[in-house]
C1' cells in the first nucleotide's frame, strides 16, 4: 500500500427481499416465593444500530467515505 470479515443495551449475540413498535439468551432493579439464601415465577429499566453523508416514499437492512479490531497478500 492492496484485499476479505467484524462493528446493533453493561456481556455475548439475532434482525428474511428495505416496510407495522429493533428483538433473544445472560446481567441489573422490583415484587411474590423463603426464617433466610439460592432456585422459580412475574413485571421493569436500559440500545437508534461505530462516526459522517447519500439513495428511497420508507434505511439496522442498499451506496460513498471514514474510525477500531482481525485475518491474508504485497
Nucleotide at each position: 500500500g492492496g484485499g476479505c470479515c467484524a462493528u446493533u443495551g453493561g456481556c455475548g449475540c439475532a434482525g428474511u427481499u428495505g416496510g407495522u413498535u429493533a428483538g433473544c439468551g445472560c446481567g441489573u432493579u422490583c415484587g411474590c416465593u423463603u426464617g433466610a439464601c439460592a432456585u422459580g415465577c412475574g413485571a421493569g429499566a436500559g440500545g437508534u444500530c461505530g462516526c459522517u453523508g447519500g439513495u428511497u416514499c420508507g434505511a439496522g437492512u442498499c451506496c460513498a467515505g471514514u474510525a477500531u479490531g482481525g485475518c491474508c497478500c504485497a

Transfer RNA from a Micrococcaceae bacterium, 74 nucleotides, folded computationally.
The source organism's lineage runs through Bacteria, Bacillati, Actinomycetes, Micrococcales and Micrococcaceae.
The RNAcentral record of the sequence draws on ENA.
The coordinates come from a structure-prediction model, not an experiment, and the mean pLDDT is 81.